[in-house]
Record summary:
Predicted 3D model of a 1498-nucleotide RNA (small-subunit ribosomal RNA) from a metagenome. The RNAcentral record of the sequence draws on SILVA.
RNA sequence: AGAGUUUGAUCCUGGCUCAGAUUGAACGCUGGCGGCGUGCCUAACACAUGCAAGUCGAGCGGCAGCGCGGGAGCAAUCCUGGCGGCGAGCGGCGGACGGGUGAGCAAUAUUUGGGAAUCUGCCUAUUAGUGGGGGACAACCCGGGGAAACUCGGGCUAAUACCGCAUACGCACUACGGUGGAAAGCUGGGGACCGCAAGGCCUGGCGCUAAUAGAUGAGCCCAAAUCGGAUAGCUAGUUGGUGAGGUAAUGGCUCACCAAGGCUACGAUCCGUAGCUGGUCUGAGAGGACGACCAGCCACACCGGAACUGAGACACGGUCCGGACUCCUACGGGAGGCAGCAGUGGGGAAUAUUGGACAAUGGGCGAAAGCCUGAUCCAGCGACGCCGCGUGGGUGAAGAAGGCCUGCGGGUUGUAAAGCCCUUUCGGUGGGGAAGAAAAGUCUCGGCUUAAUAAGUCGGGACCUUGACGUAACCUACUAAAGAAGCACCGGCUAACUCUGUGCCAGCAGCCGCGGUAAUACAGAGGGUGCGAGCGUUAAUCGGAAUUACUGGGCGUAAAGCGCGCGUAGGCGGCUUUGCAAGUCGAGUGUGAAAUCCCCAGGCUAAACCUGGGAACUGCAUUCGAGACUGCAUAGCUAGAGUAUGGGAGAGGGAAGUGGAAUUUCAGGUGUAGCGGUGAAAUGCUUAGAUAUCCUGAGGAACACCAAUGGCGAAGGCAGCUUUCUGGCGCGAUACUGACGCUGAGGCUCGAAAGCGUGGGGAGCGAACGGGAUUAGAUACCCCGGUAGUCCACGCCGUAAACGUUGUGCGCUAGGUGUAGGAGGUAUCGACCCCUUCUGUGCCGCAGCUAACGCAUUAAGCGCACCGCCUGGGGAGUACGGUCGCAAGACUGAAACUCAAAGGAAUUGACGGGGGCCCGCACAAGCGGUGGAGCAUGUGGUUUAAUUCGAGGCAACGCGAAGAACCUUACCCAGACUUGACAUCCCAGGACAGCUUAUGAAAGUAAGUCUUCCCUUCGGGGACCUGGAGACAGGUGUUGCAUGGCUGUCGUCAGCUCGUGUCGUGAGAUGUUGGGUUAAGUCCCGCAACGAGCGCAACCCCUAUUCUUAGUUACCAUCGGGUAAUGCCGGGCACUCUAAGAAGACCGCCGGUGAUAAACCGGAGGAAGGCGGGGACGACGUCAAGUCAUCAUGGCCCUUACGUCUGGGGCUACACACGUGCUACAAUGGCCGGUACAAUGGGCUGCAAUACCGCGAGGUGGAGCCAACCCCAAAAAACCGGUCUCAGUUCGGAUUGGAGUCUGCAACUCGACUCCAUGAAGCCGGAAUCGCUAGUAAUCGAGGAUCAGCUACGCCUCGGUGAAUACGUUCCCGGGCCUUGUACACACCGCCCGUCACAUGACCCGAGUCGGUUGCACCCGAAGUCACUGGCCUAACCCGCAAGGGAAGGAGGUGCCGAAGGUGUGAUUGGUGAGGGGGAUGAAGUCGUAACAAGGUA
Repeated sequence: AGAGUUUGAUCCUGGCUCAGAUUGAACGCUGGCGGCGUGCCUAACACAUGCAAGUCGAGCGGCAGCGCGGGAGCAAUCCUGGCGGCGAGCGGCGGACGGGUGAGCAAUAUUUGGGAAUCUGCCUAUUAGUGGGGGACAACCCGGGGAAACUCGGGCUAAUACCGCAUACGCACUACGGUGGAAAGCUGGGGACCGCAAGGCCUGGCGCUAAUAGAUGAGCCCAAAUCGGAUAGCUAGUUGGUGAGGUAAUGGCUCACCAAGGCUACGAUCCGUAGCUGGUCUGAGAGGACGACCAGCCACACCGGAACUGAGACACGGUCCGGACUCCUACGGGAGGCAGCAGUGGGGAAUAUUGGACAAUGGGCGAAAGCCUGAUCCAGCGACGCCGCGUGGGUGAAGAAGGCCUGCGGGUUGUAAAGCCCUUUCGGUGGGGAAGAAAAGUCUCGGCUUAAUAAGUCGGGACCUUGACGUAACCUACUAAAGAAGCACCGGCUAACUCUGUGCCAGCAGCCGCGGUAAUACAGAGGGUGCGAGCGUUAAUCGGAAUUACUGGGCGUAAAGCGCGCGUAGGCGGCUUUGCAAGUCGAGUGUGAAAUCCCCAGGCUAAACCUGGGAACUGCAUUCGAGACUGCAUAGCUAGAGUAUGGGAGAGGGAAGUGGAAUUUCAGGUGUAGCGGUGAAAUGCUUAGAUAUCCUGAGGAACACCAAUGGCGAAGGCAGCUUUCUGGCGCGAUACUGACGCUGAGGCUCGAAAGCGUGGGGAGCGAACGGGAUUAGAUACCCCGGUAGUCCACGCCGUAAACGUUGUGCGCUAGGUGUAGGAGGUAUCGACCCCUUCUGUGCCGCAGCUAACGCAUUAAGCGCACCGCCUGGGGAGUACGGUCGCAAGACUGAAACUCAAAGGAAUUGACGGGGGCCCGCACAAGCGGUGGAGCAUGUGGUUUAAUUCGAGGCAACGCGAAGAACCUUACCCAGACUUGACAUCCCAGGACAGCUUAUGAAAGUAAGUCUUCCCUUCGGGGACCUGGAGACAGGUGUUGCAUGGCUGUCGUCAGCUCGUGUCGUGAGAUGUUGGGUUAAGUCCCGCAACGAGCGCAACCCCUAUUCUUAGUUACCAUCGGGUAAUGCCGGGCACUCUAAGAAGACCGCCGGUGAUAAACCGGAGGAAGGCGGGGACGACGUCAAGUCAUCAUGGCCCUUACGUCUGGGGCUACACACGUGCUACAAUGGCCGGUACAAUGGGCUGCAAUACCGCGAGGUGGAGCCAACCCCAAAAAACCGGUCUCAGUUCGGAUUGGAGUCUGCAACUCGACUCCAUGAAGCCGGAAUCGCUAGUAAUCGAGGAUCAGCUACGCCUCGGUGAAUACGUUCCCGGGCCUUGUACACACCGCCCGUCACAUGACCCGAGUCGGUUGCACCCGAAGUCACUGGCCUAACCCGCAAGGGAAGGAGGUGCCGAAGGUGUGAUUGGUGAGGGGGAUGAAGUCGUAACAAGGUA
């Protein structure tokens, strides 16, 4: 520090996800040791049991219990406070600390910094005192009530308990004269003196009282800061004053009166949530999240209320009352409060021992010893976290065995193990063994104090002790490698790969995504990677996320500029002067607790951890200073803004009037049969006279031409003409005001169309509606009608793709060119033209910006000011609430749930019922067919035991198959074989082969007979056969979607690419586009391209002409011979021909066109002319095209069978459908007779002549020929002659009967051919459809492969005869190039929308219903404070001889307030709810086709 994921690819936007760190964690697997930390986050739920706050006898009276002493008694025992001590009691101090928890609390809290009107026990310092009296009450004794808790009455008594009196430096109050108010003693020691003694007295210590000051602690006030929600108003003690009360103290804290204030958009009130902080986690930081442990503050103590005591509480282990709960009870009444430490139940994913000790630190009491202390220190449990250590080290290749993989060679696990040599940390056993301990006490020495050698105190010494932890740390001996390794992952992100199993199953998954038979993604294994006593998962926080952007984002098209303006608050604001010093900057001071973080040093062996010091704590407050900038104040200025003045343009707005054209309609005239409408029609109108046409009238609405990326307006918007009222704007020149400005949350105005209300109006148009068409349907598009509405007046609505999808204002930053308005200049008689300038409105374009497209002085550039808005898609602009509205609805505006995308721009393709250019038997022009018939053949279907398999639009269907009777043959039935029909290896025997018999359908089985191979180094070896055992053979079984090879197709279409350069962020583009031309990306020209490759063409073959060479089996002109005749013979290579080599054709020549190019057109010459004709040849690629059944081949499957052999059957079936053909339907013909002319081929398992036989197929026979020699072999159409005469025929030949021939082991299923007889359909073929552009179509025959024969009418080839037509490219089909749109990229056979049906889960409404919280009003009113109280009670003080009275107090009563409770009525929130609603998701459901192309109506 980034990465994955939207796309075919790209850039951007944007979300989702991952890698890191962390935790009071939990869960899964695993687990050796130690140190330091840490441990109920949930039910502030309920609690059994024990402990957690006591202490003081040196305050007091006493003495229950214990011990000692004394006394009595024989003893049991009793008595005795005399002593040690001490239960209970009076009294003092402490129970307000320490410990727990975080429920409440959004400010009565906390944090930081200030402040004034306060109190403060114990402590410190100082000052002054501590005199003298009095009366009670507990304990105790006696009596009563009660189950208990407890309580009542009577009597005695002490004090540091209580109350007066005296005194009062200081203190409080004050009318400044004065007035008022204290105290307590206890204890140690003691020389003189006094005293019987106690003691007095003196003295020390500890107390007590008053006061001052301090310290500590606490209370109060102020400012600032401190979570979320805007679906906004709150407040009557409320805000302030005066007076009084109250408090330690200020204050509406409380009360009376007076005033009407106070808070709030800088967020009041209300609701939700929450203890706050130091800090912790994360982060580069700024921030974000959190507030366990430790520390500070606050709050609470079963829930609610209240006060008392006290220095301090409205009190965790105190009191009173109300409530809930639990317990005891004799039913009358009582008791209790673990959010102290342990522990229990419960809740929960989850959190420990009913431990030890006061040894240390600290706290309470005490003079002290000491006592108490679940504070604390320790131990126990938990890998919960951090840190450390160990589970061994060295050597060791036969690279062991085993595992796994394998290309079978090996590789890997792996120096890993074993083996050998070492070590012993930790653990275990034994032995030793610091520190945490300082004190206190006793004795003694010295100082202080003192009258003092007591006592006390300080310092030194000696003695005596004090450790829970602890079987500790640490050291040491022994022990044996001995006791100690797992977890996750291995497709990418992300380090790490193979095999097997599974087969969209089982499963995985953080995201993308894996799994449908070869899964590095599932599961297992081997191996590897990472971490390691841990490792993973889950949850949670920060980070990455610049994804809320202060640092540090955006808004034309991705989410995002309010429809426009006016303007309030607010924010921001021109130049100059002076002052102030709020902001700002500098310096100082105080504070910012400690701990934490950081640095340094130190202590535990080191670390974690701990200790010390420093820095820091970025803050707040305050003092001083500076004066640039901002601010405030002051005085000015004119550049911003505005005013006056002059002439100017304009559909700017309101009102009134007015005009013509057109439509419609009414009346009349003329006139006659249609009009109208459409793609075509129909509905409609019309003989009752329409349409058309003429004239007159009525009425409403809109204003042609001018007219224009022209004008005006803030926007919406504004258009005949005239008048009137009125707003704004631009220009020119001067004068004036003097910052008066910009923006603008709320607010207010305006605001198209549609719509609403009331009243008018209504010509045309025209939602709804009716009818006619179209259509599968057509609630549409088209047509005929037509109501609201459109128009006017007044009032609402307040929205639009209200768009430049671009907020307003100001400044700056190259130009060019139109246009509208104004001014100026030059020139002119003048108008133009031209130049300059200001304002508006357009286009092009530089820099710059932008993801790109694009914007570009009218910015989307560079800056400033202010406002509005955005933060993934869907749900949703929906729900709820509120505001507005008559309604429709508008504004504001969520969540659950769901997806991993949704999007922008551009690129390459593909596609379009987009466009342009061009080609092709593509259409057209022609010729002949198919589709109808019969037959042949292939296919589908059906049938069957089987009808083997494959091929399926073009590009399957006379295809694989260039030959299914058996064989082929793969299928079916039946019979057999099991190392096999075939290959290799081993062993034994033997030549093999042949022949015969039996049986069988055959295969085979059984028996017999005959015979004895080759080589040799004589050991044996080889070939072949038989038998045997196992490795193996075999498979036309499966997968063409695992493959090779081969093939089809687009398409013989002209295309497909590369290198370098250039352009672009990039995908990509350019080149290859453009202008011409061509059959052609063929060539030329141009051009940021220049070149090149695969294709095209050419090179190859055949053919057309000529030449050369060579002439046998070909040929025969000339010469000769011969025949009935024939190159038959001699001879000849002239010719034909054969087959080898050359020549020839190149737009080369001429003319024209064209850019003078490429090329095209015409001509000459030539056998051939513009590629002469034909063939072979098939670019990059497409179709997961075809083929596992030609062959080869991975995987899978079968192995006495899915292999092999054999016989028979089937592939030939037949209601039917389709393809491809043949033969026909006839006279351009059929039949009969006669006469001509080919080429290519084939032939020894062969072709076969002449001859003879047969009507014929054919037979007999065999000359010749291994072929330019002989044969197949007759060419046929044609031509000549004859006949038939338009008919189901002398056309046509199917079908059937009979008789034969040939091949073959065998023609029944199931061959071909021949003859005789039979003589079906069919008279030119519907919709539709195929081929062909010249030696072509059409037509005629011939040959060949396969092959015993043949289903061949098929296929391939050969020649004979031999046409017609092409104007042309509008249309159909296919293709090429350019361009355009796109929401397609599996690419239009694409994508995709909505209803309905089914399922699932979330939400809204909902008659209601059940709870929580809360406001207001009223009722009742506990405890308690306060106030009042004439009756009742009362020791201290006062008066009084006394009785009694006073003062003061108490109980009781009354009143105010007052918790809980009750009643009523609201608000708010949650649960549940019949039913209703939309929305989301889900596999291949239904109906249509809305959108994306002009998406077929943009």
Rfam family: Bacterial small subunit ribosomal RNA.